[in-house]
RNA sequence: GCCUUAUCAAGAGCGGUGGAGGGAACGGCCCGAUGAAACCCGGCAACCUGUCCGAAAGGAGAAGGUGCCAAAUCCGGCGGCAGACGAAAGAUGAGGA
Numbered sequence: 001g002c003c004u005u006a007u008c009a010a011g012a013g014c015g016g017u018g019g020a021g022g023g024a025a026c027g028g029c030c031c032g033a034u035g036a037a038a039c040c041c042g043g044c045a046a047c048c049u050g051u052c053c054g055a056a057a058g059g060a061g062a063a064g065g066u067g068c069c070a071a072a073u074c075c076g077g078c079g080g081c082a083g084a085c086g087a088a089a090g091a092u093g094a095g096g097a
Stems, first nucleotide, its partner, number of pairs: 002096007013041001015040003021031003026076003042069003047065003051060003073089001078086002
């Protein structure tokens, strides 16, 4: 990289280093020297493992493995009169060939 599947309107710092970019791509529209990316610390969440309660369903919790911390996955692109609609694409987890 490919396949399957679940989720994607909640939540998360007036910190340190750093210095110009960032929001997947394209078109928009935004964020950014009142400090982007990245790294550290901090935090959120609870998919997997482990732990605790329970006969189970389920619940708690947050030690470990990920993930995440502007805006709905920021919006649109295909279908649909339309939509907190459905696809497609994308992201993340867990499986798989």
A computed fold for a 97-nucleotide RNA, annotated as SAM riboswitch aptamer (S box leader). The model forms 86% of the base pairs in the Rfam consensus. The prediction has a mean pLDDT of 87.